Transfer RNA from an uncultured Bacilli bacterium, 73 nucleotides, folded computationally. The coordinates come from a structure-prediction model, not an experiment, and the mean pLDDT is 81. It was read from a public genome assembly. Its Rfam family is "tRNA". Rfam classes the family as a transfer RNA.

Parts: sequence; C1' cells; structure tokens
RNA sequence: GGCCCGAUAGCUCAGUGGAUAGAGCAACUGCCUUCUAAGCCGUAGGCCGGGGGUUCGAAUCCCUCUCGGGUCA
Repeated sequence: GGCCCGAUAGCUCAGUGGAUAGAGCAACUGCCUUCUAAGCCGUAGGCCGGGGGUUCGAAUCCCUCUCGGGUCA
C1' cells in the first nucleotide's frame, strides 16, 4: 500500500429500512436474611465512532474520514 471484518449502555453483545434502541453481567433501590453473600422485584444508564448523501422514514443502504483486528505483498 491492496482487500476483508468490526465500532451500539461501565463490560460482552443482539438489533439487516417503520420509528418509545434491547438482553446478559456490572451499578443503585427495595424484599428476604441476625449480618453478608445468594435469590427475587424494580430503577437509572445510549442522541448507535465523526462528517456527508439516498429515502416519507437510517443503528440498518451509499460515499468519505478516524480507530481496532485479520490477511496478501
């Protein structure tokens, strides 16, 4: 330098055009327990890597940039 994959909650990930963006773990509150842990209920936490485009509508499709990984030379 060419090609491919990825970037979504604190972490690991799902979501392949239809609108309030989800799960598990973690955090916090409550219940339970003599206390803690475990268990159970609930709560909060995200403008989906940046910019532009297509569309009535974009996390999702297209272009470009940044970052990470793989591969070829």